Parts: sequence; structure tokens; C1' cells
RNA sequence: UUUUUAUACAGAGGCGCUGAGAGACAGGCUCAACGACGCGCCGGCAACCACCCGCUACCGCUGGAAAGGUGCCAAUUCCUGACCAUAUAAAAA
Repeated sequence: UUUUUAUACAGAGGCGCUGAGAGACAGGCUCAACGACGCGCCGGCAACCACCCGCUACCGCUGGAAAGGUGCCAAUUCCUGACCAUAUAAAAA
């Protein structure tokens, strides 16, 4: 990068650095020098994968837990559109 499957109205912010755009794309709307976006540190949320616990004869599960691997922490994926358009996870090539 491509393919497959699943999910996307819940949840979760402080400090420091930087300094002008940011929210994928188009249109809207919003955020932003009262410092957004981004980066770093710390903290947190969640529970996709792994581990553990519980239940089960097995497969497994609307169960618990969360020290590991990811993810996420303005607005329903911000809204509408294209609905495999985008993002994330897991698996495969």
C1' cells in the first nucleotide's frame, strides 16, 4: 500500500514548546494571537488484539479486570455528499 471483517450519537485534559492556520476531500458550519493545529511530558478514556479471572462438556460469552500492543481525549465520522468516502482495530498478501 491492497484485500477482508468489525466499529464510528457513549467516554476521557493539564502543563511546557512553537506560532497560523485547523477540522481528510467539496460545500456548509465551527475552532483559532484570550494561542487553535502540531510536538513533548504527565494524566485520563475505551476495551480491537494479547494475558489473566469468572461461566461453559466443547464451541464460546451483551461477564470481570487492564500491568502489555494499538487507538482515542472540541462539536454524532461536526453536518450534508460520495457509503467501502474517511478513520481505527484485527487478520491476510
Model confidence (mean pLDDT): 84 of 100.
Predicted 3D model of a 93-nucleotide RNA (SAM riboswitch aptamer (S box leader)) from Hymenobacter properus.
The model forms 93% of the base pairs in the Rfam consensus.
The organism belongs to Hymenobacter, within Bacteria.